[in-house]
A computed fold for a 77-nucleotide RNA from a Candidatus Firestoneibacteriota bacterium, annotated as transfer RNA.
Rfam family: tRNA. Rfam describes the family as follows. Transfer RNA (tRNA) molecules are approximately 80 nucleotides in length. Rfam classes the family as a transfer RNA.
Taxonomically the source falls in Candidatus Firestoneibacteriota (Bacteria, Bacteria candidate phyla).
Its mean pLDDT, the model's own confidence on a scale to 100, is 81.
The sequence was found in a public genome assembly.
RNA sequence: GCGCCCGUAGCGCAAUUGGAUAGAGCAUCUGGCUUCGAACCAGAAGGCUGCAGGUUCAAGUCCUGCCGGGCGCACCA
Numbered sequence: 001g002c003g004c005c006c007g008u009a010g011c012g013c014a015a016u017u018g019g020a021u022a023g024a025g026c027a028u029c030u031g032g033c034u035u036c037g038a039a040c041c042a043g044a045a046g047g048c049u050g051c052a053g054g055u056u057c058a059a060g061u062c063c064u065g066c067c068g069g070g071c072g073c074a075c076c077a
Stems, first nucleotide, its partner, number of pairs: 001073007010026002013023001019057001028044005050066005
């Protein structure tokens, strides 16, 4: 350099293959329980879906260009 795949909450992941409110788990916070903790129970907060455009009535999902990561191939005295 070329090709393929991926990027969603602090973390690892979903989202019925374009459909209306993007979710659950762990972690965090609050409350309950407990002598105090851990565990357990209930609740809350947390998202520009990497960025910018485009298609569409409708985009996390499709298209284009960038950015970042992974794999393969090529180049290399």